[in-house]
Context: one part of a larger RNA
């Protein structure tokens, strides 16, 4: 390169917006790049290949084709691809009218706990474990009441339940905003899919400044356990966890499963809208649209298992993968304040 694959075997980029390319609805016309066809030049000999001929055969030799799949001129064709142009509306969007949401981000509000602190009350233990002890306590703890103040997280509600593109989102009210669904079929009329580069988002740890610190808490310290115990258990406790602003950019960033888009048996449970029925109180039933599970047909799979949310069939882009170890590591290069992070080999070995 040809093939062949990516749920668990190596292997889907954490997630998106997006430029380039790459690929792209339906009808009419045109032009002919591209395609088909014919034609003109060339595509050295010689070899290979077919025929024929000469050495007594052979090898070797002549001569004829043929091939040389190419690149060239000129004519024709017009289904496909592509170009110009026009037309449409099912693809996308836009509008209005509705809807359900812990979806973002800000302020302000709240109550339950907890800990401090002040005060009352009371008087001797409290705490902890398997058993203790370190701790705390007659300078009154612990219980217990009364105020007060601080910080973080919001129980029941919750639900195999909703929102987001992913990280990821849960105590109330405002404001301010993203997207989605459902009807209409009013409007634009292919404005589309996908994305290398590129840009943003990105849990938790971690780092730079200032803030804040009740709980809990790496590290540290004491107390236990042990043959030691750098540990599980226990008493303490910093850095952090909170906030503000900037950084890092990793994660079993998972459905271990890229993104559109089309088609292929059902049955069951849930949410969010529409229509219509029976009948109006709603419940209810038939039905469509959209969304979260489960179970199962054919199919496919190496099974397990998936199965209209496919891992089925088909189609378009992209990313990836090539025996284990070296090693996601060395060197370079690139970002980062640092830790590090992208990108990545070989030697050797088995």
């Nucleotide at each position: 390169c040809u093939g062949g694959g990516c749920u668990u075997a190596a292997a889907g980029a954490g997630c998106a917006u997006g430029u380039a390319g790459g690929c792209g609805g339906a009808c009419u016309g045109u032009c002919a790049a591209g395609c088909g066809u014919u034609u003109u030049g060339u595509g050295a000999a010689a070899g290979c290949c077919c025929c024929c001929g000469g050495c007594u055969u052979a090898a070797c030799c002549g001569g004829g084709g043929a091939a040389u799949u190419g690149c060239u001129u000129g004519g024709c064709g017009a289904a496909c691809u592509g170009g110009c142009a026009g037309u449409c509306u099912u693809g996308a969007g836009a509008c209005a009218g509705g809807u359900a949401g812990g979806g973002g981000c800000a302020a302000c509000u709240g109550g339950a706990a907890c800990u401090u602190g002040u005060g009352g009350u009371g008087g001797a233990g409290c705490g902890g474990u398997g058993a203790a002890a370190u701790g705390c306590g007659u300078a009154g703890a612990u219980a217990u009441c009364a105020c007060a103040a601080g910080g973080a997280a919001c129980a029941c509600c919750c639900g195999a339940g909703g929102u987001g593109a992913a990280g990821a989102c849960g105590a109330g009210u405002u404001g301010c905003u993203g997207g989605g669904c459902c009807u209409g079929u009013u409007c634009u009329g292919a404005c589309g899919c996908u994305g290398a580069g590129a840009u943003g988002c990105g849990a938790a740890a971690g780092c730079u400044a200032g803030g804040g610190u009740a709980g809990c808490g790496a590290a540290c310290g004491g107390g236990a356990u042990u043959a030691g115990a750098u540990a599980c258990c226990c008493c303490g406790g910093u850095a952090g966890u909170c906030c503000u602003a900037g950084c890092c950019c990793u994660a079993a960033a998972c459905g271990a499963u890229g993104u559109c888009u089309a088609c292929u048996a059902g049955g069951c449970c849930g949410a969010g809208g529409g229509u219509u029925c029976u009948c109006u109180g709603a419940c209810g039933g038939a039905u469509u649209c959209u969304u979260g599970g489960c179970c199962g047909u054919a199919a496919u799979g190496a099974a397990a298992a998936c199965g209209u949310u496919a891992a089925g069939u088909a189609g378009a882009c992209c990313g990836c993968c090539u025996g284990g170890g070296g090693a996601g590591u060395a060197c370079g290069g690139u970002c980062g304040c640092a830790a590090g992070g992208c990108u990545a080999a070989a030697a050797c070995u088995c």

This is a predicted structure of a 350-nucleotide part of an RNA (small-subunit ribosomal RNA, central domain) from a metagenome. Model confidence (mean pLDDT): 88 of 100. RNAcentral holds the full RNA, with entries from SILVA.